Molecule: transfer RNA
Organism: Maylandia zebra
RNA sequence: GCCCCAGUAGCCUAAAAGAUAAGGGACUGGCCUCCUAGGCCAGGGAUUGUGGGUUUGAGUCCCAUCUGGGGUG
Numbered sequence: 001g002c003c004c005c006a007g008u009a010g011c012c013u014a015a016a017a018g019a020u021a022a023g024g025g026a027c028u029g030g031c032c033u034c035c036u037a038g039g040c041c042a043g044g045g046a047u048u049g050u051g052g053g054u055u056u057g058a059g060u061c062c063c064a065u066c067u068g069g070g071g072u073g
Stems, first nucleotide, its partner, number of pairs: 001072007011024003019056001027043006049065005
């Protein structure tokens, strides 16, 4: 240099060929418990790496670009 994969909440991971951004854990509040651990209930938190484009509609398709990993010369 070229090719491939990944980037979504403070963390981890989903979302078949475009149509309500979901779950776990953590966090906050409450309850059970003598306390801890643990369990149960409720709640808040993401414009999806960045910038454009296509479309009625984009995490998803197209272009450029950044970061990380892998392959190749």